Description:
Predicted 3D model of a 74-nucleotide RNA (transfer RNA) from a Methanobacteriota archaeon. The sequence is in RNAcentral, with records from ENA. Its Rfam family is "tRNA". It is annotated as a transfer RNA. Rfam's curators write: Transfer RNA (tRNA) molecules are approximately 80 nucleotides in length. Lineage of the source: Archaea > Methanobacteriati > Methanobacteriota.

[in-house]
RNA sequence: GGGCCUGUAGCUCAGCCAGGUAGAGCAUCCGGCUCUUAACCGGAGUGCCGUGGGUUCAAAUCCCCCCAGGCCCG
Repeated sequence: GGGCCUGUAGCUCAGCCAGGUAGAGCAUCCGGCUCUUAACCGGAGUGCCGUGGGUUCAAAUCCCCCCAGGCCCG
């Protein structure tokens, strides 16, 4: 220098192909249960979807630039 993959909640990741209310598990918080703690049960999503722009009535999703990480080729 070229190619590919990844970036979404505190953490691990779905959702993207095929645009239409942003989700799961764990953790955390509140309540129940218990003499108390843990476990168990019920409830709560805390997020400008890496940055900037484009297309569209509408973008996490499609297109382009850039940033960060990883792999391969040279």